Large-subunit ribosomal RNA, domain VI from a soil metagenome, 273 nucleotides, folded computationally. The RNAcentral record of the full RNA draws on MGnify.

Context: one part of a larger RNA
RNA sequence: CGUUCGAUAGUUGAAGAGAAGCUCUCCCCAGUACGAGAGGACCGGGAGAGACGAACCUCUGGUGUUCCAGUUGUCCUGCCAAGGGCAAUGGCUGGGUAGCCACGUUCGGAAGGGAUAAGUGCUGAAAGCAUCUAAGCACGAAGCCUCCCUCAAGAUGAACUAUCGUUUCCUGCCUUCGGGCAGGAUGAAGGUACCUCGUAGUCUACGAGGUUGAUAGGCUGCAUGUGGAAGUCCCGUAAGGGAUUAAGCUAAGCAGUACUAAUCUGCCAAACG
Numbered sequence: 001c002g003u004u005c006g007a008u009a010g011u012u013g014a015a016g017a018g019a020a021g022c023u024c025u026c027c028c029c030a031g032u033a034c035g036a037g038a039g040g041a042c043c044g045g046g047a048g049a050g051a052c053g054a055a056c057c058u059c060u061g062g063u064g065u066u067c068c069a070g071u072u073g074u075c076c077u078g079c080c081a082a083g084g085g086c087a088a089u090g091g092c093u094g095g096g097u098a099g100c101c102a103c104g105u106u107c108g109g110a111a112g113g114g115a116u117a118a119g120u121g122c123u124g125a126a127a128g129c130a131u132c133u134a135a136g137c138a139c140g141a142a143g144c145c146u147c148c149c150u151c152a153a154g155a156u157g158a159a160c161u162a163u164c165g166u167u168u169c170c171u172g173c174c175u176u177c178g179g180g181c182a183g184g185a186u187g188a189a190g191g192u193a194c195c196u197c198g199u200a201g202u203c204u205a206c207g208a209g210g211u212u213g214a215u216a217g218g219c220u221g222c223a224u225g226u227g228g229a230a231g232u233c234c235c236g237u238a239a240g241g242g243a244u245u246a247a248g249c250u251a252a253g254c255a256g257u258a259c260u261a262a263u264c265u266g267c268c269a270a271a272c273g
Base pairs, nucleotide, nucleotide: 001154005165006164007163008162009161010160011159016151017150018149022050023049024048025047026046027045028044034039052108053107054106055105056104060102061101062100063099067095068094069093070092071091072087073086074085075084076083077082112146113145114144119139120138121137122136168185169184170183171182172181173180174179190268191267192266193265194210195209196208197207198206215261216260217259218257219256220255221254222253225249226248231244232243233242234241235240
């Protein structure tokens, strides 16, 4: 820009596109059919496995640049105690929330339908026979078209459903004086700018919100992690140990709460051929 008024939300999908498509082992049938024996099935049913793929984070595990703790050297906060900085940009070490992930969890390939290939047939002439073929008919693949999953109406063949709104005025031209046409304003439903943000993300877009508000921060509570804070007291000459004390602290998690910030507002926007 189009989809022939402008919008909001939700659908359809044999127009189309993409993805997927794998294999093995064991058990039953059955030591049956078959076979002198050795050996050993078709058909059908069941249970597992590997690789591959998708989604997810309940479990297991990894990361988690500072959430907690320990600790060496050195410097600083006057000193003790308690802390902070630096150690090739996490000093080192032990753990670890959310998120992201796999080594983790769940699921997938199936079954079914249609037309076929090689192949197997029925009926059957040409050619009194025979013949799957010439007319006709029936079967037959991991392959083809579907079925299952995803995208999808620019599918210009532009689909469908529901709902919302279609106001007022000015100028010019035409007029059968009803009005019509062109241009410009106003501005509905709605959109957007702007702002707070994240399940989204380079930007943009997308999504959640903007006081009729829980969108983010703060605060409060909880969860989780760490693992027993500081101060004081007791024991020990001391290093240190014990009590107060499952203490203190706790990121991205879950709730609640308008304390702070989303103020005020601008702009776009409707009947044509």